[in-house]
């Protein structure tokens, strides 16, 4: 100069007019028990890096058991940060790139079960297509040789993603870890790392494979259900039906029976009531229904309305403007610590709150990025991303026109 790799910031600025929502003070009407509804005024504030997906973790709610198991679910190399997460950092193995640097659902196949198409002899106790030898042994023939059998071989060829560890030399009749060398695998030990694991070194010829994002095994982790949670307030009809409401006692309580967050179980807790009235009978007493009522199921019918939550949040003081303390996985900013994620301290600061959804129109100048014109300065004309909060927050994935900044790595050239 160019070509890349990893990160960070911003993504329209400023001015007019008009215009929406919320918070505070405040004037006027209405209504008034209570507060509230409408219409103006001033001040103040007023969508995001992803608000998106809803994919994970938690705040906080609710269910007395949030106890134990089972089932199901979730993760997966080592150490770290985290409130926690499946996230994140560093580091280690494997793979890809000259490199910077990126990728991995990375524990276990020797517990035990699938699978592994097509091709191929053959796909895991692995049947030899096409070969190779033929030292022994036997046949036959045109006989120092040939042909065919017995036997011997998994080496060369071929099929495949993988085929009885790989390369090499040697040896064999031909081969073969048969032997050997090295690389590979396994067992021990030495150094080096908190570790994963790397490095050296002795021994051992040592096994036929791959797949667990296949069912399994290990090892850890998980109570469940969710702001539509969940709290109050008003209204409001119409109920009806079936099942139970037991047995024993030493009165301490045991059996049984229904209930009890999302499935089962076990334990645990919580209920199991009370008299009246009628009727039969074999008349101590049983047995039957009917009312009230509790518990448990079915079926009908009402309401689907407001206020809270809801937006930092507690306490004090107030001349009602505020000031001052304390919490907070809250946010910025500085220092130290650590390779980093991150953690400690000091100092600041406390930002939208709808409810069918509010921040928008319009106008001028500017900025940027494209095109075309001109040597230049310019001048036309075209365009300026993804996309909107709904209880809060940590993270991950997805989208995104351009513009600017850091480091770092190739390449080519100059000093």
């Nucleotide at each position: 100069a160019g070509a890349g790799u990893g990160g960070g910031u911003u993504g329209g600025g400023c001015g007019g007019u008009c215009g929406c929502u919320c918070g505070g003070c405040u004037u006027c009407g209405c209504a008034u028990c209570g507060u509230g509804c409408g219409a103006g005024g001033c001040c103040g504030a007023g969508a995001g890096g992803a608000a998106a997906g809803u994919c994970c973790g938690a705040g906080c709610a609710g269910g007395a058991c949030a106890g134990g198991g089972c089932a199901c679910g979730g993760u997966g190399g080592u150490g770290g940060c985290u409130a926690a997460c499946g996230g994140c950092c560093a580091c280690c193995g494997g793979g890809g790139g000259c490199g910077a640097c990126c990728c991995c659902a990375g524990g276990g196949a020797a517990a035990g079960u699938g699978c592994c198409a097509c091709a191929g002899a053959a796909a895991a106790c692995a049947c030899a297509c096409g070969g190779c030898c033929g030292a022994u042994c036997c046949g036959c023939c045109u006989g120092u040789g040939g042909c065919g059998g017995a036997g011997g071989c998994a080496a060369a060829g071929g099929u495949g993603a993988a085929a009885a560890g790989g390369u090499g030399c040697g040896g064999u009749a031909a081969g073969a870890g048969c032997g050997c060398a090295c690389c590979g695998c396994g067992a021990c030990g030495g150094c080096g790392g908190c570790g994963a694991c790397g490095u050296c070194g002795u021994c051992g010829g040592c096994a036929g494979g791959g797949u667990a994002a296949a069912c399994c095994c290990c090892a850890c982790c998980g109570c469940c259900u969710g702001c539509a949670a969940g709290a109050c307030c008003a209204a409001g009809c119409a109920g009806c039906c079936g099942g139970u409401c037991g047995g024993c006692u030493u009165c301490g309580g045991c059996c049984g029976c229904a209930c009890g967050u999302g499935g089962c179980c076990c334990g645990c807790g919580u209920g199991c009531g009370a008299g009246u009235c009628c009727g039969c009978c074999g008349c101590a007493g049983g047995c039957g229904g009917a009312u009230c009522g509790g518990c448990c199921g079915g079926u009908g019918g009402g309401u689907a309305g407001g206020u809270c939550g809801c937006u930092u949040c507690c306490c004090g003081c107030u001349u009602c403007g505020g000031c001052g303390g304390g919490a907070g996985a809250g946010c910025c900013g500085g220092u130290c610590g650590g390779c980093a994620a991150c953690g400690g301290c000091c100092g600041g600061u406390c930002c939208a709150g709808a409810u069918a959804a509010a921040u928008g129109a319009u106008c001028g100048c500017c900025g940027c990025c494209c095109g075309u014109c001109g040597u230049c300065a310019g001048a036309c004309g075209g365009g300026c991303a993804c996309a909107g909060a709904a209880c809060u927050c940590g993270g991950c994935u997805u989208a995104c026109a351009g513009a600017c900044c850091c480091a770092c790595u190739c390449u080519c050239g100059g000093a």
A computed fold for a 415-nucleotide RNA from a Planctomycetota bacterium, annotated as Bacterial RNase P class A. Its Rfam family is "Bacterial RNase P class A". Rfam describes the family as follows. Ribonuclease P (RNase P) is a ubiquitous endoribonuclease, found in archaea, bacteria and eukarya as well as chloroplasts and mitochondria. It is annotated as a ribozyme. Lineage of the source: Bacteria > Pseudomonadati > Planctomycetota.